[in-house]
Context: one part of a larger RNA
Molecule: small-subunit ribosomal RNA, 5' domain
Organism: metagenome
RNA sequence: GGAUGAACGCUGGCGGCAUGCCUAAUACAUGCAAGUCGAACGAGAGGAAGGAAAGCUUGCUUUUCUGAAUCUAGUGGCGAACGGGUGAGUAACACGUAGGUAACCUGCCCAUGUGCCCGGGAUAACUUCUGGAAACGGAUGCUAAAACCGGAUAGGUAGCAGACAAGCAUUUGACUGCUAUUAAAGUGGCUUUGGCCAUGAACAUGGAUGGACCUGCGGUGCAUUAGCUGGUUGGUGAGGUAACGGCCCACCAAGGCGACGAUGCAUAGCCGGCCUGAGAGGGCGGACGGCCACAUUGGGACUGAGACACGGCCCAAACUCCUACGGGAGGCAGCAGUAGGGAAUUUUCGUCAAUGGGUGAAACCCUGAUGCAGCGACGCCGCGUGGAGGAAGAAGGUCUUCGGAUUGUAAACUCCUGUUGUUGAGGAAGAUAAUGACGGUACUCGACAAGGAAGUGACGGCUAACUACGUGCCAGCAGCCGCGGUAAAACGUAGGUCACAAGCGUUGUCC
Numbered sequence: 001g002g003a004u005g006a007a008c009g010c011u012g013g014c015g016g017c018a019u020g021c022c023u024a025a026u027a028c029a030u031g032c033a034a035g036u037c038g039a040a041c042g043a044g045a046g047g048a049a050g051g052a053a054a055g056c057u058u059g060c061u062u063u064u065c066u067g068a069a070u071c072u073a074g075u076g077g078c079g080a081a082c083g084g085g086u087g088a089g090u091a092a093c094a095c096g097u098a099g100g101u102a103a104c105c106u107g108c109c110c111a112u113g114u115g116c117c118c119g120g121g122a123u124a125a126c127u128u129c130u131g132g133a134a135a136c137g138g139a140u141g142c143u144a145a146a147a148c149c150g151g152a153u154a155g156g157u158a159g160c161a162g163a164c165a166a167g168c169a170u171u172u173g174a175c176u177g178c179u180a181u182u183a184a185a186g187u188g189g190c191u192u193u194g195g196c197c198a199u200g201a202a203c204a205u206g207g208a209u210g211g212a213c214c215u216g217c218g219g220u221g222c223a224u225u226a227g228c229u230g231g232u233u234g235g236u237g238a239g240g241u242a243a244c245g246g247c248c249c250a251c252c253a254a255g256g257c258g259a260c261g262a263u264g265c266a267u268a269g270c271c272g273g274c275c276u277g278a279g280a281g282g283g284c285g286g287a288c289g290g291c292c293a294c295a296u297u298g299g300g301a302c303u304g305a306g307a308c309a310c311g312g313c314c315c316a317a318a319c320u321c322c323u324a325c326g327g328g329a330g331g332c333a334g335c336a337g338u339a340g341g342g343a344a345u346u347u348u349c350g351u352c353a354a355u356g357g358g359u360g361a362a363a364c365c366c367u368g369a370u371g372c373a374g375c376g377a378c379g380c381c382g383c384g385u386g387g388a389g390g391a392a393g394a395a396g397g398u399c400u401u402c403g404g405a406u407u408g409u410a411a412a413c414u415c416c417u418g419u420u421g422u423u424g425a426g427g428a429a430g431a432u433a434a435u436g437a438c439g440g441u442a443c444u445c446g447a448c449a450a451g452g453a454a455g456u457g458a459c460g461g462c463u464a465a466c467u468a469c470g471u472g473c474c475a476g477c478a479g480c481c482g483c484g485g486u487a488a489a490a491c492g493u494a495g496g497u498c499a500c501a502a503g504c505g506u507u508g509u510c511c
Base pairs, nucleotide, nucleotide: 001511002510003509004508006507007506008505009504010503013383014382015381016380017379019376020375021341026339027338028337030336031335032334035078036077037076040075041074043072044071045070049066050065051064052063053062054061055060056059085294086293087292095218096217097216098215099214100213101212104211105210109207110206111205112204113203114202117151118150119149120148126141128139129138130137131136155182156181157180158179159178160177161176162175164173165172166171186199187198188197189196190195220266221265222264227257228256229255232254233253234252235251236250237249239247269291270290271289272288273284274283275282276281296317297316298315299314300313319330320329321328322327347373355369356367357366358365386416387415388414389413396407397406398405399404420452421448422447423446424445425444426443430438455500456499457498458497459496460481461480462479466495467494468493469492470491476483477482
């Protein structure tokens, strides 16, 4: 000098864009943050409209039957594994980069092909009874499905046999035969009841997307850490997995790693990047993007295409809450917000209008993602606090050799302008027909009036900028050298000056 997620002191006009718990991965009141589908299903509510009957006041009321729209507790489907947060752990194939998988999986989506046949038994809802303070149950009877189960068929998969081709090998590919195993579901609309259209479910092959595993290389401090290792290293066999593998197990062998730093301890999420520097390098990894890990602590599996699952389940632990003492409930490192810690970090705001996501045929619904608004000079950038003229060089202040000098064209005064501000009117783009939170915002036009808008630090040298008074080794200053003991340009005040400016200075950290 540059930089900063900064803090502190003094000061503070506006706008745009960014950014804001670095500390306690501490504890959390309250609200919201993941639902959706009635075009899968039975049932319930609902009651437009129509028919019939009765009453009479003859156009109304009542009763009954059919029953449209609409709504939804439950069964069922898809989603909830995305999106959002945090960086505790992790020195590791976690990450980066370059490869490999002849050792693998992939819902929704796309393309092609094939078929959608015949049956069955339940169960929630509901009814009745009943336990419990509650949370939540138990029993009985009934019912539906695209829920569940059995069979057929196609193709696939696995094994065996045959013969062919390919490959570095384990093997791979296509063909034939046998054995075993394995599919399905319908719904809505229209109809000339022949069907048609839309959508969905099943299987196969391929793609796309997303993931899994393996390997080379790379990025850290300590040797005042030198030896480490028993599923340890390898083999055979069995199991397990989507898949290879001591991944797990039985048996066998005795190996494996290490001064090219094993092991241990400490520290740390990694990268694209950011800061600095001429570069080489050094430091950092906040915001944004990619990957990883975690969700009070520890462990476990279930469901599923996908989790060992932040707002799912089970167990244990700590903590908090309710209780009728028998037993239950909870998890903000989601968005706000509270307490605490701290030098220190925001609103318990509004909207789904846009972009994107979930469900749905769609209308729509949901979305603290997102887009916006609020607060903070925390940062960067831009603008303003007026412009021109004006010498009696006014008054006042300060200094003085008492002549004057300086503040100083500065002010007053005259003329002007309206950035900004205040106020009135109009008023967007963002939206492709409708739909605009932002927002009556940005912006445009008119009126008003210089009116409302400057500080901070320094002035001995380094280092731009000096005099007076006070003080008297005191009070104090100080980044280093050093100032102060009676003429202090170094302390304090005043005048003047210098620097930067809505900021300035100090402190911390990095180059």